[in-house]
Record summary:
The prediction has a mean pLDDT of 81. Transfer RNA from Quinella sp. 1Q5, 71 nucleotides, folded computationally. The sequence is in RNAcentral, with records from ENA.

RNA sequence: GCGAGCAUAGUUUAAUGGUAGAACCACAGCCUUCCAAGCUGUUAGUGCCAGUUCGAUUCUGGUUGUUCGCU
Numbered sequence: 001g002c003g004a005g006c007a008u009a010g011u012u013u014a015a016u017g018g019u020a021g022a023a024c025c026a027c028a029g030c031c032u033u034c035c036a037a038g039c040u041g042u043u044a045g046u047g048c049c050a051g052u053u054c055g056a057u058u059c060u061g062g063u064u065g066u067u068c069g070c071u
Stems, first nucleotide, its partner, number of pairs: 001070007010024004018054001026042005047063005
């Protein structure tokens, strides 16, 4: 330099155009003499910029980061 893949919550990871779910973590409450465990609840997310569409995590283009391969 060329090509391909990936980017969703603090972390891991679902969702093949129609209100983005789950687990762990964190916080609060209950329980307990206390702790742990357990139960209930809460917070929090689609890398960025455009385009297509009634509607985009999803499709298209660019860009950033990252991984792999070729040279």